Background
The RNA shown here (FMN riboswitch aptamer (RFN element)) has 155 nucleotides. Its mean pLDDT, the model's own confidence on a scale to 100, is 75.
RNA sequence: AAUAUGUUUCAAGGGGUGGUGAAAUUCCACACCGGCGGUCAAAGUCCGCAAACGAGUGCCGGAAACACUCGCCGAAUCGGUGAAAUUCCGAUACCGACGGUUGAGGCAGACUAUCAUUAGUCCGCUUCUUACAGUCCGGAUGGAAGAAACGACAG
Numbered sequence: 001a002a003u004a005u006g007u008u009u010c011a012a013g014g015g016g017u018g019g020u021g022a023a024a025u026u027c028c029a030c031a032c033c034g035g036c037g038g039u040c041a042a043a044g045u046c047c048g049c050a051a052a053c054g055a056g057u058g059c060c061g062g063a064a065a066c067a068c069u070c071g072c073c074g075a076a077u078c079g080g081u082g083a084a085a086u087u088c089c090g091a092u093a094c095c096g097a098c099g100g101u102u103g104a105g106g107c108a109g110a111c112u113a114u115c116a117u118u119a120g121u122c123c124g125c126u127u128c129u130u131a132c133a134g135u136c137c138g139g140a141u142g143g144a145a146g147a148a149a150c151g152a153c154a155g
Stems, first nucleotide, its partner, number of pairs: 006150005016030004031135002033096002035049004044094002053071006076092005098138003103128005109122005
């Protein structure tokens, strides 16, 4: 000086008011939020990546889980400053995985109270009806793009 490698930690935010309605933090009006790396200069909307979702293969007696590969993967313009900005400033826009979610009736079962009738709670099946989530609940005390710290060995 260069290369390869281990461990640990961290790694996503946000629903308030009013309206309609039997029912909405889901609809309507206003409100609120913005992962990681890069980019001549700071990005939800440029370039790339991650989670999620789908498929295939491996693993397995088989499945699940896990690993790998592939697919899928949203949205911005105008003006200003400047050497440089789709990133800053001003204005006006736009976008956001998967599953869940309403009300009523019928049937069967369990439990509790009761001498009993009966009442209440829970669960399953079923019929009709219904209301649609970036912000609520769940997978997720998960995983990960990546960031930081520490350590050891060999040539």